Description:
The prediction has a mean pLDDT of 79. This is a predicted complex of two RNAs, RNase P RNA and transfer RNA, with 454 nucleotides together. Rfam match: Bacterial RNase P class A. The family's RNA type in Rfam is ribozyme.
[in-house]
RNA sequence: CCGGAAGGCCGGACGGCCGCUUGCCGCAAGGCGGGAGGAAAGUCCGGGCUUCAUGGAAACAGGAUGCCGGGUAACGCCCGGGCGGGGCAACCCGACGGAUCAGUGCAACAGAAAACAAACCGCCGAUGGCCAAAGUUUUAUAGCUUGGGCACAGGUAAGGGCGAAACGGUGCGGUAAGAGCGCACCGCGGACCUGGCAACAGGAACGGCAAGGCAAACCCCAUCCGAAGCAAGACCAAAUAGGGGCGGCAUAUAUCGUGUUUCCGCGAUGUCGCCCGGGUAGGUUGCUAAAGGCCUUUGGUAACAAAGGAACGAGAGGAAUGGUCGUCGAAGCUCCGCAAGGGGUGGAACAGAACCCGGCUUAUAGGCCCUCCGGCCAU
RNA sequence: GGCUGAGUAGCUCAGCGGUAGAGCAGGAGAAUCAUAAUCUCUUGGUCGGGGGUUCAAAUCCCUCCUCAGCCACCA
Numbered sequence: 001c002c003g004g005a006a007g008g009c010c011g012g013a014c015g016g017c018c019g020c021u022u023g024c025c026g027c028a029a030g031g032c033g034g035g036a037g038g039a040a041a042g043u044c045c046g047g048g049c050u051u052c053a054u055g056g057a058a059a060c061a062g063g064a065u066g067c068c069g070g071g072u073a074a075c076g077c078c079c080g081g082g083c084g085g086g087g088c089a090a091c092c093c094g095a096c097g098g099a100u101c102a103g104u105g106c107a108a109c110a111g112a113a114a115a116c117a118a119a120c121c122g123c124c125g126a127u128g129g130c131c132a133a134a135g136u137u138u139u140a141u142a143g144c145u146u147g148g149g150c151a152c153a154g155g156u157a158a159g160g161g162c163g164a165a166a167c168g169g170u171g172c173g174g175u176a177a178g179a180g181c182g183c184a185c186c187g188c189g190g191a192c193c194u195g196g197c198a199a200c201a202g203g204a205a206c207g208g209c210a211a212g213g214c215a216a217a218c219c220c221c222a223u224c225c226g227a228a229g230c231a232a233g234a235c236c237a238a239a240u241a242g243g244g245g246c247g248g249c250a251u252a253u254a255u256c257g258u259g260u261u262u263c264c265g266c267g268a269u270g271u272c273g274c275c276c277g278g279g280u281a282g283g284u285u286g287c288u289a290a291a292g293g294c295c296u297u298u299g300g301u302a303a304c305a306a307a308g309g310a311a312c313g314a315g316a317g318g319a320a321u322g323g324u325c326g327u328c329g330a331a332g333c334u335c336c337g338c339a340a341g342g343g344g345u346g347g348a349a350c351a352g353a354a355c356c357c358g359g360c361u362u363a364u365a366g367g368c369c370c371u372c373c374g375g376c377c378a379u
Numbered sequence: 380g381g382c383u384g385a386g387u388a389g390c391u392c393a394g395c396g397g398u399a400g401a402g403c404a405g406g407a408g409a410a411u412c413a414u415a416a417u418c419u420c421u422u423g424g425u426c427g428g429g430g431g432u433u434c435a436a437a438u439c440c441c442u443c444c445u446c447a448g449c450c451a452c453c454a
Base pairs, nucleotide, nucleotide: 001375002374003373004372005371007369008368009367010366012328013327014326015325016324017323018322020035021034022033023032024031025030037350041361042360044359045358046357047356048355049229050228051227052226062225063224064223065222066221067081068080069079070078071077082096083094084093085092086091097220098219103218104217105214106213120160121159122156123155124154127153128152129150130149131148133146134145135144136143168186169185170184171183172182173181187209188207189206192203193202194201195200233285234284235283236282243276244275245274246273247272248271249270254269255268256267257266258265292312294309295308296307297306298305299304332345333344334343335342336341380450381449382448383447384446385445386444389403390402391401392400397434405421406420407419408418409417427443428442429441430440431439
């Protein structure tokens, strides 16, 4: 210098004027302060808080998580380690328990055969069968012996072919041809020894090829989980309408009730006044100091924890956090210059709190810092 | 703000591991003097986007996008 990997930070700056919202001071006019983010987003996880249900606990159902150890209030998050995969490397990625030792299920098409395997082509045909020949015994057949042929029974998973997948791989021996049939190495398996808290790693012997794939199919094992959400919930409380109580008036010719009919009586339906409680509008609260951030020290590989310190600290609620002017300004575009650099133009990404925290995921113009890896050049 | 549900042909829907259909609509033809109805044939799909699991994904899992609905309340 070129190419790459990991981590962290900033993400328009300063000032004037006019506004919005909020805290404090002030009788008031007004004054002095606070006022978006790294994601405030998606609402995907985990908690706090609140209400409901519940005597306590456990189990079933349902859901979630899933190598091991640690961190945390908790987590599906984070840290460290193991294993597997990718990369020359720095480093990155992984839903990574269980598929013989629980069970059930699925595999289209192609192919002979798709899960206690199977013979289409090919190979063989030792053995059995069939065919003809030679020899031999016999009068002759049968029989016996010798090689040969057929590919009929049958053997065979080494080769071809189909498929995502064909029931360990390579080599030697072996065989009629073959085959874990035998052996060596590799793979695999359960027990053993050594190291490690563990996941796991290494080792020698043994077994013998039996165990194929899918659990983001049902399922099994281990661990965890009550439900709903601040429009949760709590409090204050109009006008109007309706409900209840007390009292006054009217009680009649009406209607209803008083078990049936008639009469009498009583009550209600009416109206006026006073009082009561519930809800609605509206208001208050929940509401923001939080498992919070920063700095230092100590412990720890780290996540993190403990101690100390100083100072930050939005709380709106149809919903504030803005507008304008000036100075400066990154990228981009463009001009001059061999280059370093200079001039002009231009005017800043994603986005925006809504009860609060811890995470994850997604969006993000541009810039800066630090560490590491590979290559080239020079000394 | 919070909580649910749904995205498949132009429209309305089915399919929920085996390679995507139905009705209507569109196009062509038949029939009719002609139009409609009718009959025959036919076109048309990033299964909302991306990634993963699997031999194989519209279907199972994760993530993003779009649309729709619901929420207060007493005796």